Predicted 3D model of a 332-nucleotide part of an RNA (large-subunit ribosomal RNA, domain IV) from a Clostridiales bacterium. NCBI's taxonomy places the organism under Bacteria, Bacillati, Bacillota, Clostridia, Eubacteriales.
Context: one part of a larger RNA
RNA sequence: GGGUUGUUAAGGAACUCGGCAAAUUGACCCCGUAACUUCGGGAGAAGGGGUGCUGCAGAGAUGCAGCCGCAGUGAAUAGGCCCAGACGACUGUUUAUCAAAAACACAGGUCUCUGCGAAACCGAAAGGUGACGUAUAGGGGCUGACGCCUGCCCGGUGCCGGAAGGUCAAGGGGAUCGCUUAGGGGGUAAUACCCCCGAAGGCGUGAACUUAAGCCCCGGUAAACGGCGGCCGUAACUAUAACGGUCCUAAGGUAGCGAAAUUCCUUGUCAGGUAAGUUCUGACCUGCACGAAAGGCGUAACGAUCUGGGCGCUGUCUCAACAACCUGCCCG
Repeated sequence: GGGUUGUUAAGGAACUCGGCAAAUUGACCCCGUAACUUCGGGAGAAGGGGUGCUGCAGAGAUGCAGCCGCAGUGAAUAGGCCCAGACGACUGUUUAUCAAAAACACAGGUCUCUGCGAAACCGAAAGGUGACGUAUAGGGGCUGACGCCUGCCCGGUGCCGGAAGGUCAAGGGGAUCGCUUAGGGGGUAAUACCCCCGAAGGCGUGAACUUAAGCCCCGGUAAACGGCGGCCGUAACUAUAACGGUCCUAAGGUAGCGAAAUUCCUUGUCAGGUAAGUUCUGACCUGCACGAAAGGCGUAACGAUCUGGGCGCUGUCUCAACAACCUGCCCG
């Protein structure tokens, strides 16, 4: 020098990204406890006081009197607290081995499928799970306690319903045409040969017509996938625009919230808190680019969550010192 532990004048977060770490608090009894609230809670809120021993009285609780110490839960073990905000209702679950969370789950909500040899799933099948269940059941999707709510758009995509018309496969159907020739006709002297026509049969070709689903088509459906405008003008200060015009659209964002876990410009502006505040809280609304079950906005309780502030407390710091033990190094 380092590590672990302990103590420290005055100050008390000035440290630092940040009170990280440490310190404070601490048991039991009594008093006393706010906002808010789902009336359960919040609560151990907060904040105070007490605690030993001896004698006497008393059933005891306890009371009275006295005694000692710096100190009586005499050592050890034993919550720091408050205010405000964000997110998630909550208890739970998770990245075995860098993340415990505002992520997952969750009761609750809703949509949808499934009538039972159910749907869905595993398996080539047999068979099995579902379920020895039966729509108050089972599967899938989304949302996520509770409270108040959940607006407009069905043009596109999906799904559901419809069946008149259009299209449409194999199959059915066989028109037509081609090849083949018994025969007929012609050329020729010729029953060689050549040319023309050509029944039946066979082989091939295969039209009209018929014909399912699907698609086109017609409707429905957004807690289905999704989407939810632009420009110009206008009021007797100015500014602004309740109002008007126009273009486009399937329809042009309603309530609520809003510089937000979302705001680029931005440390927006104002207010609060500080001597001083890119953070924080409350407002404003110009929402680059919130918005209603990929839910919107609130919300008591809860949280080893995150953010800001305060009280207490402290070697975090001003600024370091000392001590104990262990250890590095040096000497023996």

Annotation:
Rfam family: Bacterial large subunit ribosomal RNA.